[in-house]
Context: one part of a larger RNA
RNA sequence: CACCGCCCGUCACACCAUGGAAGCUGGCUACGCCCGAAGUCGUUACCCUAACCCUUAGGGGAGGGGGAUGCCGAAGGUGGAGCUAGUGACUGGGGUGAAGUCGUAACAAGGUAGCCGUACCGGAAGGUGUGGCUGGAUCACCUCCUU
Repeated sequence: CACCGCCCGUCACACCAUGGAAGCUGGCUACGCCCGAAGUCGUUACCCUAACCCUUAGGGGAGGGGGAUGCCGAAGGUGGAGCUAGUGACUGGGGUGAAGUCGUAACAAGGUAGCCGUACCGGAAGGUGUGGCUGGAUCACCUCCUU
C1' cells in the first nucleotide's frame, strides 16, 4: 500500500500441546488381618549335669545345659485406603498455519449507535427482550470556561 480499507465467528484441512473419560498397568506411604526365621527376655512338673551346700553316701538342693512353651519380632502372604506416574475407545475446547467455505457482527451515525450484566433463541459471526453506561454522530437549547 490509507473503504477496492480494516475486521469477526462457524465450517473444512494439517500440525502442536492440553482438559474430561468406562477402564488397564505400575510406583510410593501408612494401616488391619494371617504366618512367623534369628535372637534377647520370661516360664518350665520333662531330660542331662565335675567344681558350691546338705547327706543316712543311695541321693537331695542351688546353679548350668538341652528340650518344650510364651511375649517381642525381620522377611513373606492377604485386604481395603490415600497419594502419584503412564496408558485409554470416545469426547471438549485452545494455539499455529500461505491458502479454502459460509455469511458481514465490529471500526464512519459501519448503513438497526456501540458497549456491559442477564434471559431466551439462532449454521456462524449474532438476534431479540430487559436493566445500565457514553468510551454515541446529528440538530436545538441551557450552564460554565477560553478567545

The part of an RNA shown here (small-subunit ribosomal RNA, 3' minor domain) has 147 nucleotides and comes from Prochloron sp. SP5CPC1. It was read from a public genome assembly. It matches the Rfam family "Bacterial small subunit ribosomal RNA".